[in-house]
Context: one part of a larger RNA
Molecule: small-subunit ribosomal RNA, central domain
Organism: uncultured bacterium
RNA sequence: UUGGGUUUAAAGGGUGCGUAGGCGGCCAUUUAAGUCAGCGGUGAAAUUUUGCAGCUUAACUGUAACAGUGCCGUUGAUACUGUUUGGCUAGGAUUUGGUUGUAGUGUGCGGAAUGUGUGGUGUAGCGGUGAAAUGCUUAGAUAUCACACAGAACACCGAUUGCGAAGGCAGCACACUAAGUCAUUAUUGACGCUGAGGCACGAAAGUGUGGGGAUCAAACGGGAUUAGAUACCCUGGUAGUCCACACUGUAAACGAUGAUACUUCGCUGUCGGCGAUACACAGUCGGGGGCCAAGCGAAAGCAUAAAGUUAUCCCCCUGGGGAGUACGACCGCAAGGUUGAAACUA
Numbered sequence: 001u002u003g004g005g006u007u008u009a010a011a012g013g014g015u016g017c018g019u020a021g022g023c024g025g026c027c028a029u030u031u032a033a034g035u036c037a038g039c040g041g042u043g044a045a046a047u048u049u050u051g052c053a054g055c056u057u058a059a060c061u062g063u064a065a066c067a068g069u070g071c072c073g074u075u076g077a078u079a080c081u082g083u084u085u086g087g088c089u090a091g092g093a094u095u096u097g098g099u100u101g102u103a104g105u106g107u108g109c110g111g112a113a114u115g116u117g118u119g120g121u122g123u124a125g126c127g128g129u130g131a132a133a134u135g136c137u138u139a140g141a142u143a144u145c146a147c148a149c150a151g152a153a154c155a156c157c158g159a160u161u162g163c164g165a166a167g168g169c170a171g172c173a174c175a176c177u178a179a180g181u182c183a184u185u186a187u188u189g190a191c192g193c194u195g196a197g198g199c200a201c202g203a204a205a206g207u208g209u210g211g212g213g214a215u216c217a218a219a220c221g222g223g224a225u226u227a228g229a230u231a232c233c234c235u236g237g238u239a240g241u242c243c244a245c246a247c248u249g250u251a252a253a254c255g256a257u258g259a260u261a262c263u264u265c266g267c268u269g270u271c272g273g274c275g276a277u278a279c280a281c282a283g284u285c286g287g288g289g290g291c292c293a294a295g296c297g298a299a300a301g302c303a304u305a306a307a308g309u310u311a312u313c314c315c316c317c318u319g320g321g322g323a324g325u326a327c328g329a330c331c332g333c334a335a336g337g338u339u340g341a342a343a344c345u346a
Base pairs, nucleotide, nucleotide: 004317005316007300008299012314014201015200016199017198021194022193023192025088026087027086028085031082033081034080035077036076037075038074039073040072041071042070049065050064051063052062053061054060091191092188093187094186096183097182098181099180100179103177104176105175106174107173108172109171110154114150115149116148117147118146119145120144121143125136126135162169163168206247207246208245209244210243211242216240220236221235222234223233258313259312260311261310263308266291267290268289270287271286272285273284274283295302296301320345321344328339329338330337331336
């Protein structure tokens, strides 16, 4: 390279937007670039193949033919691809009217719990464990009542629920912003799909500056356990956990399953619309679940939300270790990230 693959064996990029590129609805038309056909030129010789001939044969040599799958020119064909022009509405987008949600940003408010402070009641223990001890407590703790303050998180509702591109999103209210979906009306008229580079977003931890600091809690101190115990258990406890701005750019970033579109037996809950008659539902569109047929699969299993059957585009894989390491480059304040080998080895 061909070919084969990517749920779990190596392999789907964390996610989106989008440049180049690749691919692309229906009808008619133009052209003839691709495509197809005819003809002409060229495609050196030697070599190769085939026939014949010459050295006694062979090697070798001569001669003729084929081949040289190509390139150029020319004359035609026009189904398909491309191109030109005109049209269409089934894809896409917009509009109108509803509707949906824990989608995002900001501001305000709320109650429970926790901790602390002050005051009251009250007296000897509290706390903790497998058992203890460290710890707290007569300077009055724990418990209990009242008041005050602080920060963080939002019980019940709550669900195979919902929303979001992913990460993720949950007390209540308001403002702003975005999105989906349904129905019918209208507009545009292929404006589409994918997407190397690129750009943006991206949990937790971590970093910088400034705040905040209730809880929990790496590090650390102490008590236990143990042969030891740099742990598991207990008592404390600092970064951090929270906010603003900036960086980092990684996760089992998982459905371990790329995006889009076509197509294919059924059953059953559920969320949001619509419909219709009416209180019981058959229907329809869009989501999110559970079973199962064909089919697929190494099997487990998947099965209209495919891992079935097909098409287009992109990332990626090619035995284990060495190694996601070294070197170089780029990015980063750093931590580190991205790209990414080889020797050697079994």